This is a predicted structure of a 685-nucleotide part of an RNA (large-subunit ribosomal RNA, domain II) from an Actinomycetota bacterium. Its Rfam family is "Bacterial large subunit ribosomal RNA".
Context: one part of a larger RNA
RNA sequence: GCCUACGAGUUGCGGUAUGUGGCGAGGUUAACCCGAGAGGGGUAGCCGAAGCGAAAGCGAGUCUGAACAGGGCGUUCAGUCGCAUGCUGUAGACCCGAAGCCAAGUGAUCUUGCCAUGGUCAGGUUGAAGCGGGGGUAAGACCCCGUGGAGGACCGAACAGGUACCAGUUGAAAAUGGUUCUGAUGAACUGUGGUAAGGGGCGAAAGACCAAUCAAACUUGGCGAUAGCUGGUUCUCCUCGAAAUGCAUUUAGGUGCAGCGUUGCACGUUCAAUUCCGGAGGUAGAGCACUGGAUGGGCUAGAGGUCCAACAAGAUUAUCGACCCCAGCCAAACUCCGAAUUACGGAAUUCCAGAGUGCAGCAGUGAGACCAUGGGGGAUGAGCUUCAUUGGUCGAAAGGGAAACAGCCCAGAUCAUCAGCUAAGGCCCCAAAUUCAGGACUAAGUGUAAAACGAUGUGAAAUUGCUUAGACAGCCAGGAGGUUGGCUUAGAAGCAGCCACCCUUGAAAGAGUGCGUAACAGCUCACUGGUCGAGUGAUUUUGCGCGGACAAUGUAACGGGGCUCAAGUCCUGAGCCGAAGCUAUGGAUUGCAUCGACGUUCGCGUCGUUGCAGUGGUAGAGGAGCGUUGAUGGAGUGCCGAAGCGACGAGGUAACUCGGCGUGGAGUUCCAUCAAGUGAGAAUG
Numbered sequence: 001g002c003c004u005a006c007g008a009g010u011u012g013c014g015g016u017a018u019g020u021g022g023c024g025a026g027g028u029u030a031a032c033c034c035g036a037g038a039g040g041g042g043u044a045g046c047c048g049a050a051g052c053g054a055a056a057g058c059g060a061g062u063c064u065g066a067a068c069a070g071g072g073c074g075u076u077c078a079g080u081c082g083c084a085u086g087c088u089g090u091a092g093a094c095c096c097g098a099a100g101c102c103a104a105g106u107g108a109u110c111u112u113g114c115c116a117u118g119g120u121c122a123g124g125u126u127g128a129a130g131c132g133g134g135g136g137u138a139a140g141a142c143c144c145c146g147u148g149g150a151g152g153a154c155c156g157a158a159c160a161g162g163u164a165c166c167a168g169u170u171g172a173a174a175a176u177g178g179u180u181c182u183g184a185u186g187a188a189c190u191g192u193g194g195u196a197a198g199g200g201g202c203g204a205a206a207g208a209c210c211a212a213u214c215a216a217a218c219u220u221g222g223c224g225a226u227a228g229c230u231g232g233u234u235c236u237c238c239u240c241g242a243a244a245u246g247c248a249u250u251u252a253g254g255u256g257c258a259g260c261g262u263u264g265c266a267c268g269u270u271c272a273a274u275u276c277c278g279g280a281g282g283u284a285g286a287g288c289a290c291u292g293g294a295u296g297g298g299c300u301a302g303a304g305g306u307c308c309a310a311c312a313a314g315a316u317u318a319u320c321g322a323c324c325c326c327a328g329c330c331a332a333a334c335u336c337c338g339a340a341u342u343a344c345g346g347a348a349u350u351c352c353a354g355a356g357u358g359c360a361g362c363a364g365u366g367a368g369a370c371c372a373u374g375g376g377g378g379a380u381g382a383g384c385u386u387c388a389u390u391g392g393u394c395g396a397a398a399g400g401g402a403a404a405c406a407g408c409c410c411a412g413a414u415c416a417u418c419a420g421c422u423a424a425g426g427c428c429c430c431a432a433a434u435u436c437a438g439g440a441c442u443a444a445g446u447g448u449a450a451a452a453c454g455a456u457g458u459g460a461a462a463u464u465g466c467u468u469a470g471a472c473a474g475c476c477a478g479g480a481g482g483u484u485g486g487c488u489u490a491g492a493a494g495c496a497g498c499c500a501c502c503c504u505u506g507a508a509a510g511a512g513u514g515c516g517u518a519a520c521a522g523c524u525c526a527c528u529g530g531u532c533g534a535g536u537g538a539u540u541u542u543g544c545g546c547g548g549a550c551a552a553u554g555u556a557a558c559g560g561g562g563c564u565c566a567a568g569u570c571c572u573g574a575g576c577c578g579a580a581g582c583u584a585u586g587g588a589u590u591g592c593a594u595c596g597a598c599g600u601u602c603g604c605g606u607c608g609u610u611g612c613a614g615u616g617g618u619a620g621a622g623g624a625g626c627g628u629u630g631a632u633g634g635a636g637u638g639c640c641g642a643a644g645c646g647a648c649g650a651g652g653u654a655a656c657u658c659g660g661c662g663u664g665g666a667g668u669u670c671c672a673u674c675a676a677g678u679g680a681g682a683a684u685g
Base pairs, nucleotide, nucleotide: 006685011091012090013089014088015087016086017085018084019083020082021081022080023079026047027046028045032041033040034039051058052057061073062072063071064070094232095231097229101222102221103220104219105218106217112196113195114194115193116192117191118190119189120188121186123155124154125153126151130147131146132145133144134143135142159183160182161181164179165178166177167176198214200210201209235625236624237623238622239621240620245258246257247256248255249254259365260364261362262361263360264359265358266357267356270355272350273349274348275347276346277345278344285337286335287334291331292330293329295327296326297325298324302320303319304317305316306315307314368394369393370392371391372390373388374387375386376385377384399410400409401408414587415586416585417584419583420582421581425577426576427575428561429560430559434574436573437572438571439570440569441568447563453547454546457544458543459542460541461540462539463538464537465536466535474531475530476529477528478527480504481503482502485499486498487497510525514523515522588615589614590613591612592611593610595608596607597606598605599604626679628676629675630674631673632672633671634670635669636668637667644663645662646661648659649658650657651656
C1' cells in the first nucleotide's frame, strides 16, 4: 500500500414550534391501590377559561392621577393531554485528543548525601621535618656529610574518569567501539547492609539526581477534568440556495443582535424597470467674489541710504515695500458659480419572476480574492494596503477563447442524439474554417516588450521663399580701388583685441564668412556675369518605421513551424469555422394553470390529460425514498436444497432489486405496523 471487521448527533427529564390523534370551555392525572396480565381505580396537583396594580385591592376593566382628562397594560381571537419530528435548556450530550490540578498510595536494587562494617591501590622517582657525625661560635645561629621517609608530591599499570578526533546514528550498543587523554596515598576507589520521599528528599549548585521518567517521580482514583483549538463524522435522489458586511464585545481565527438563505401561514403587485412630474444637493468642472497660497508690471503710504539741517520742514534714490490698479495662476479641510449620473417622493405604463411585505420554525456566514470605476495611505511603487447605500466574476460555475492560466472575454451544464445556427475568438501548416475580394502603409522580421532624447527613413496634408525676365546644385570667370581704415601692438595688412563701418569704379565685390601666416602671402565665402534648362529651399501637423535596448540551464519577449503587393498594420466588404449558448427530435422531473376520475374532516388530497415556465451549485433549509438488525401480526418458502459465497444475465433516475447456474448444507423471505448499538474512504483512528 491493499483486503476484512469495529468506529462518531444518543438517552433521561424540562421548554418551544410544527405535524397528527383523543376530548373540548374544558383537558389531564401523579404517587399509590386492585389485577397473572390486559386493564380498572385514584381529582391531590398542573394548564386553560380575566385582567390590572409594588401592594392593600378592584374587576371587563385596572394602574397612574385632584380628575368623569390623557396615557400604560388588558377586554375581540380555544384549549389541553398523548405520539412523532425540528431546535433548545440541563446532564460527558456528535466522537477522539491535551499540557495540567487535587487526593490516597508505591518507590533510594538506578542515582544523591549520610551511617555502620569490610576490601583495593604493580613498579619506579623525588627526598620535608626530626635524629647522628663533622665544621663553626663565648654560646648560638649557620654550613657540610650521613640517616630518615614526609607529601590532596612526580612518572606509570590495576582501578576510577571521559580531553580530542574517527567510526557508529533503521547502531554490535535507547550513550557504544578505536586511538588519544586525566587522576592514580587521596576531598581516592569499591563490596555488603542501612537511612532520607514528592512542593518532599538529596545536591563541592548543573535545576543536577530521586529505577532508560524530573522547573515537581510513579501508580490508582476525582475523570468521559476542561479545550472559544486541530482532526474526523458512514446510503440515494429531488426543490431552493447564501455569507465573508454593520453595531457591540478582556473583542479581533470566538460570540450576541441586525443583514443575506430556507420552510410554513397570511396579504395579493404592495417589488422592480421605464417615462413623466416634484423638490433636495454643492461633487466633476470652472472660478478667484471670500479664506489662504503665489508671479510680473504700475502707482504709492511707510521704512532704510544720501544731501540739507538748531528745530520744524524739504530734496533725492540701481534698496525694501502694505493698500490699490493691470495681467497671468493654485486649493480635500476656498466658493461669485455649477453639471451629468445617482438617491428620495408622487403618478402612469410595462412586467407575473423562486418579485415584495408581515408573523412563525430552522440555519449557515461574520478570514474573502481579483478585475473595472471613484477616493485615502504609499513613490499618482507592489500579485501592496484601506474605503464606496459602485458594478462584475471567482468563492459555490462546468463549457468555448486568452499556448498553459480561481477572479479577464464569451456563455450559466435536467438527460439522450455520428442533426442545425451562432457568441467571444478565429479561418497558411500543427488545428475546425478564406493562401477570400478591394484600397493603402511598413522593410524594421517592425509585427513578436520600454522612456526622455536623437536622425535628409518613408507616406499624407498644409503654409511660405526663389524660379523660362532662367531659380537650386554643379562647372567657367570676376570677387576690385582709397586702404596696411583708426587705435592698440614687437607685429595687427578683412580675419588676437577695441572703435568706426564710409566713399569710388562697377554686372558685382563686407573696412569682410571661414581656413591660413610671426606679420604678409595663399585658399575660400558673401555678392555678380556666363554655361545649363525646370523645378528648388524653409516651416508646421500627421501615419508607419530607425536608434536609444545589458542577466543569469538553452533559441526562450509570435505557443511552434514559418510569414514580406504577408500569414504584419489600417480601412471596406463577402463567406465560413467555432461552446454543455440557441434551435430541432425524444425522455425524466419541479412549479403554476387546465380538464377528468376517485376520496374528502369541503380547507383540500391522490392519480391521469394538455399547456406554459423552470431543473450549475459549497455552507445551509425543505421534501421523497433505498438498504441493515430486531419485535408483533398476517401470508409464504425450504434436504425435490434455506441463508451465505462465486462468476454471469436482466431491470430501475439513484440508494438498489430480480433471475437461472455453480458452491453450500438449515433455515429464510414478503406485506403492514413498530423499535434502533442502522450505512465508512479518510480521524499520524